[in-house]
A computed fold for a 75-nucleotide RNA from a Nanobdellota archaeon, annotated as transfer RNA. Model confidence (mean pLDDT): 80 of 100. Lineage of the source: Archaea > Nanobdellati > Nanobdellota. RNAcentral holds the sequence, with entries from ENA.

RNA sequence: GCCCUGGUAGUGUAGCCCGGCCUAUCAUGCAACCCUGUCACGGUUGCGACCCGAGUUCAAAUCUCGGCCAGGGCG
Repeated sequence: GCCCUGGUAGUGUAGCCCGGCCUAUCAUGCAACCCUGUCACGGUUGCGACCCGAGUUCAAAUCUCGGCCAGGGCG
């Protein structure tokens, strides 16, 4: 230098190919409450995210382009 894969709540992930609803999924975490003699377990509710920028579109986490970061391969 070229190519490939990936970047999403505090953490780990699903969704992306094939654009659209209802709160963007699940687990964990945190807070409150319920339960209990207390703790643990369990239950209910809430909080919290699409790497950055631009483009296309009525509408972008999803499509296109550029950049940044991480990993791998080739030279």